This is a predicted structure of a 154-nucleotide RNA (c-di-AMP riboswitch aptamer (ydaO/yuaA leader)) from Streptomyces tsukubensis. Its mean pLDDT, the model's own confidence on a scale to 100, is 78. NCBI's taxonomy places the organism under Bacteria, Bacillati, Actinomycetota, Actinomycetes, Streptomyces. RNAcentral holds the sequence, with entries from Ribocentre.
RNA sequence: GGACAGUCAUCGCCGAGUCCCCCGAGGCGCGAGCCAGGGGAGCCGGGGACCCACGUCCCUGGGGUGAAUCGGGCCUCUCCUCGCGAGGCGCCCGUAGGAGACCUUCCUGCUCCGAACCCGUCAGCUAACCCGGUAGGCGAGAAGGAAGGAAAGG
Numbered sequence: 001g002g003a004c005a006g007u008c009a010u011c012g013c014c015g016a017g018u019c020c021c022c023c024g025a026g027g028c029g030c031g032a033g034c035c036a037g038g039g040g041a042g043c044c045g046g047g048g049a050c051c052c053a054c055g056u057c058c059c060u061g062g063g064g065u066g067a068a069u070c071g072g073g074c075c076u077c078u079c080c081u082c083g084c085g086a087g088g089c090g091c092c093c094g095u096a097g098g099a100g101a102c103c104u105u106c107c108u109g110c111u112c113c114g115a116a117c118c119c120g121u122c123a124g125c126u127a128a129c130c131c132g133g134u135a136g137g138c139g140a141g142a143a144g145g146a147a148g149g150a151a152a153g154g
């Protein structure tokens, strides 16, 4: 000096997931305090009228959070009415869409993500009203241009 792993502090990124207060009786700590718990503000989401939208029949249940949806190929397993029929795990390729260091919009371009979960046969929109959440992960930097802001300096 470099690589990998871990801890603490600071700064920052994705995300609604932040801030403040209480905390004698739960846990940790010698303690400050931290976690759990309670309350408030902010933020996010869901349910829920009129009006509006939708409006026939059959098949397929449907809906929600989230950017995370759709399609193709391969492998394997299960079920089977055995028909290359249905379904599941995994892998690969693309893709709707999303993210990338002040903010917003647009153009060009690069990299990455493109998961997971919930309700339980029920949900269009929706004032009043009601309910819930406020987790988790990360340290990659690839920007250039146009317009409008913000901030800083003089």
Stems, first nucleotide, its partner, number of pairs: 011139004018041005026035003042134006052124001061122001062119004070094005076088004097113004102149007